[in-house]
RNA sequence: AUGUCGGAUCAGGGAGAAUCCAUGGCGGUGCCAGGCCGCCUUGGUGCCGAAGGAGCAACCGCCCCGGUAAACUCUCAGGCGCAAGGACCGGUCCGGCUU
Repeated sequence: AUGUCGGAUCAGGGAGAAUCCAUGGCGGUGCCAGGCCGCCUUGGUGCCGAAGGAGCAACCGCCCCGGUAAACUCUCAGGCGCAAGGACCGGUCCGGCUU
């Protein structure tokens, strides 16, 4: 120096899916009755997959059985306004290994 693995960092790039229905509470508006809007909790239904988690093929093995993959599948978790998060990608730095 090259390749690769891991970690850190950067207001870096980064998708999908109802801000649906109902109870209760709070605030605002109002003609302070009814109602409307927003937020929070609880419950329900529908939905998403790219935190995490789980499952499986070929293949391999010591072949009863076991090992082993994902961006595939499942949705436990998470998410469905903004924000946050976000696999993955990029820049920079550190360390290990290899040529």